Predicted 3D model of a 119-nucleotide RNA (SAM riboswitch aptamer (S box leader)) from an uncultured Verrucomicrobiota bacterium.
The coordinates come from a structure-prediction model, not an experiment, and the mean pLDDT is 76.
It was read from a public genome assembly, where an Rfam model found it.

RNA sequence: CUCUCAUAGCGAGUGGGUGAGGGACUGGCCCGACGACCCCACGGCAACCGGCGGCCUCCGGCAACGCGGCCGCGACCAGGUGCCAAAUCCAGCCCGGCUUGUGUCGGGAAAAAUGAGAG
Numbered sequence: 001c002u003c004u005c006a007u008a009g010c011g012a013g014u015g016g017g018u019g020a021g022g023g024a025c026u027g028g029c030c031c032g033a034c035g036a037c038c039c040c041a042c043g044g045c046a047a048c049c050g051g052c053g054g055c056c057u058c059c060g061g062c063a064a065c066g067c068g069g070c071c072g073c074g075a076c077c078a079g080g081u082g083c084c085a086a087a088u089c090c091a092g093c094c095c096g097g098c099u100u101g102u103g104u105c106g107g108g109a110a111a112a113a114u115g116a117g118a119g
Stems, first nucleotide, its partner, number of pairs: 001119007013042005021031003025092004043084003048080002050077001051073006059066002088111001093108006
C1' cells in the first nucleotide's frame, strides 16, 4: 500500500514546547494568537487484540481438544494498539414517509477512521 471482517449519537484533559492554520475530501458549520493543529510529559477513557469464565450449532480434528467458533465478564495486566471539541461535527449516492418553497425524518450504501487477519 491492497484485500477481508468488525465497530461508531457512549466515554475521557491538564501542564510544557512551537506558532498558523485545523476539523480526510467537497459544500456547510465550527475550532483557532484568550494559542487551535502538531510534539512532549503526566493523567484519563474505552474494551479491538491479549486476559479470564462458559459452551460446541457452525470451522478443523476420530477424539481429547484447538493457533477454531460462539456467548459472557471485567479493567486485573507498570500487556499491544487506539482515543480524550462538536454524532465519524452535519450532509454528499440510493430508497421511503411527510411537505412541496424545498426542506425534514427514517433506512441503506459509499468514503474516511480504528482494530484484527491475510497478501